[in-house]
Context: one part of a larger RNA
RNA sequence: GAAUCAACGCUGGCGGCGUGCCUAACACAUGCAAGUCGAACGAGAAAGCCCCGGCUUGCCGGGGUGAGUAAAGUGGCGCACGGGUGAGUAACACGUGGAUAACCUACCCUUCAGUGGGGAAUAACUCCGGGAAACUGGAGAUAAUACCGCAUAACAUUCGGCGACUGCGGUCGCUGAAUUGAAACCCGGAAACGGGGCUGAUGGAGGGGUCCGCGGCCGAUUAGCUAGUUGGUGAGGUAAUGGCUCCACCAAGGCGAGGAUCGGUAGCCGGCCUGAGAGGGCGGACGGCCACACUGGAACUGAAACACGGUCCAGACUCCUACGGGAGGCAGCAGUGGGGAAUUUUGCGCAAUGGGGGCAACCCUGACGCAGCAACGCCGCGUGGACGAUGAAGCCCCUUGGGGUGUAAAGUCCUUUCGGCAGGGACGAAGCCCGAGCAAUCGGGCGGACGGUACCUGAAGAAGAAGCCCCGGCUAACUCCGUGCCAGCAGCCGCGGUAAUACGGGGGGGGCAAGCGUUGUUC
Numbered sequence: 001g002a003a004u005c006a007a008c009g010c011u012g013g014c015g016g017c018g019u020g021c022c023u024a025a026c027a028c029a030u031g032c033a034a035g036u037c038g039a040a041c042g043a044g045a046a047a048g049c050c051c052c053g054g055c056u057u058g059c060c061g062g063g064g065u066g067a068g069u070a071a072a073g074u075g076g077c078g079c080a081c082g083g084g085u086g087a088g089u090a091a092c093a094c095g096u097g098g099a100u101a102a103c104c105u106a107c108c109c110u111u112c113a114g115u116g117g118g119g120a121a122u123a124a125c126u127c128c129g130g131g132a133a134a135c136u137g138g139a140g141a142u143a144a145u146a147c148c149g150c151a152u153a154a155c156a157u158u159c160g161g162c163g164a165c166u167g168c169g170g171u172c173g174c175u176g177a178a179u180u181g182a183a184a185c186c187c188g189g190a191a192a193c194g195g196g197g198c199u200g201a202u203g204g205a206g207g208g209g210u211c212c213g214c215g216g217c218c219g220a221u222u223a224g225c226u227a228g229u230u231g232g233u234g235a236g237g238u239a240a241u242g243g244c245u246c247c248a249c250c251a252a253g254g255c256g257a258g259g260a261u262c263g264g265u266a267g268c269c270g271g272c273c274u275g276a277g278a279g280g281g282c283g284g285a286c287g288g289c290c291a292c293a294c295u296g297g298a299a300c301u302g303a304a305a306c307a308c309g310g311u312c313c314a315g316a317c318u319c320c321u322a323c324g325g326g327a328g329g330c331a332g333c334a335g336u337g338g339g340g341a342a343u344u345u346u347g348c349g350c351a352a353u354g355g356g357g358g359c360a361a362c363c364c365u366g367a368c369g370c371a372g373c374a375a376c377g378c379c380g381c382g383u384g385g386a387c388g389a390u391g392a393a394g395c396c397c398c399u400u401g402g403g404g405u406g407u408a409a410a411g412u413c414c415u416u417u418c419g420g421c422a423g424g425g426a427c428g429a430a431g432c433c434c435g436a437g438c439a440a441u442c443g444g445g446c447g448g449a450c451g452g453u454a455c456c457u458g459a460a461g462a463a464g465a466a467g468c469c470c471c472g473g474c475u476a477a478c479u480c481c482g483u484g485c486c487a488g489c490a491g492c493c494g495c496g497g498u499a500a501u502a503c504g505g506g507g508g509g510g511g512c513a514a515g516c517g518u519u520g521u522u523c
Stems, first nucleotide, its partner, number of pairs: 001523004006519005013381006019374002021339001026337003030334003035077003040074002048065008084292003094215007103208003108204002111201005116150001118148002125140006156179010185196004217264003224255003229252006235245002267289004271282004294315005317328004345371001347370003353367001354365004384414004394405004418464001421458004428450001431446006467512005472493003478507005488495002
C1' cells in the first nucleotide's frame, strides 16, 4: 500500500447493489417451515338459515338447505428434493482423468404388446372394555387403482445347439425346452369414441452406486506397523465387484526413510485476497461434491435412506403425570437465554421463478420474491453556484508598523439535485375462467407481495445536510499560551527536569471525507 463475514472511538444527509453468530455442533418458550389427490374407495356430520307442529315466549320435535361440504379413515404419489450446519473426516472425502464385459434408476420421452377371469380380508363404522394421559384390546359388518391365486406371455432367468466378438474370465445375436405379470381401473359421452391411469418389454435422457491412475497439511523429540492381517478355494450377502462377512478350510503373507504406523490440525473444490510474476494466505457470500441432524447404535419402508421436522433400542437433558407411565429434539425461518469485542424482524406474499400433489380448477411451499434493521462493504449524489474589499467584525500572532483567518463572511444575482409537500402513476403478467368458432383466433371477466413504491410533473425556498485524524524525523502540514522527567505522548527513533513546532489548549495549516482514525488478521 492493498484486503477484511470485522470490532472499538468520534461523527453521520440520501440512494443503488451486496453482506450480516467467525464464539457454545451450547440449551431452547412460541408460531410457521410437506403435503396433496373425491377423476382410486367405503362411509359421512354440525353451526347457521328457511318451513311445519307443540307449547310452561324461547325451548322441544320433524323436514329442507348447509352438503356428499368439513373433519377422520383405506389407497396412490410426495415426504431421500428443497432448506441448515462444518462437528467428524488426512479418506478414493475432494479435484482431475479413466473403467464398469461387475451395476441400479420412481417420475419424463420413444417404440412394441397387453389390460381376461376369480377369491379372501381389513380400516373407517357399530358394540363391549383397559388407561390420568399418551394410547390401546376384543367382537361384528364393508369398499377399492389395497391384498392373493389362475389364464395368457416373451427380446427376462436356467439349460442345450449354431454364429460373431473378446481384455480368453466372458459378452452379444439366432434358435429349442422349463419358470414368471396386469388395476375386468377412473372420467366425459346415449353410443362410437376421446382423455387419464395400470402391466410386461426395447431404447433414451437425466440421476446414482462401485473401482482405478495422478494431485493437494504439519511433526522422525512418532521407526517399525499388521491376524480378516495378505493371498487362494468354497459359501453367504448386494443392484453390483471385492477379505464386504472372527463363515469354513489352506498358504504366510501385506505395508514402510520415495516416511508405513502414531500424534496434531483440517470439510474438499470452482474460486477469493495479495503480488509484476513466481509464490504466499484463505475457502465467508454464490456454485459443485462430501459429511452430519441431542449423543451412540440399528434396521424397516421404498426406485433410491440406514432417513434433519420417520421407526426402534440405549444414554444425557428438559417437560407432563392420578407415580402405574408418557412427551420432546431450531446445525429450517423468525425469535429467546447464554457465550462473546461482535452479527438483524417472533414482517408481507405465493404476484413472479422453482418444487410436491392433482385431468384441471386449485392447494401446499420461512425454497423463493420482497420489505424491515445495521455506514458492515462497494459505488453514485448532495451539503450550493457566480460576483463580491489593499480586505468589515471577532479571534490569533506581532518587532505595534503590521500580518493571518480571507472571497472566507456579509451583500447582489442565480440554480433547486437530494430531502420534505402536492398531483399522476408503472414494467415485472405469463396465464386462468366463461362464451363464440372446425381451427387459427376473437370478445368479456379475473389476475402484483413489493406499492401509491420506482418513475414523471408541479409549487416553495440556500432553504434541512460535515466530520474525523494529523502537523519533531520517517511524512504533507507552525506558532502562542499552559505545564515543568509532573501531567502526559509514543508505530520506530524518541519527547517532557522553565522559552516543548513531540504533553494539554487556542489560532493557523495538511490529509481524507459521510466518513475518519485505532485494533486484530492476510499478502
Molecule: small-subunit ribosomal RNA, 5' domain
Organism: Acidobacteriota bacterium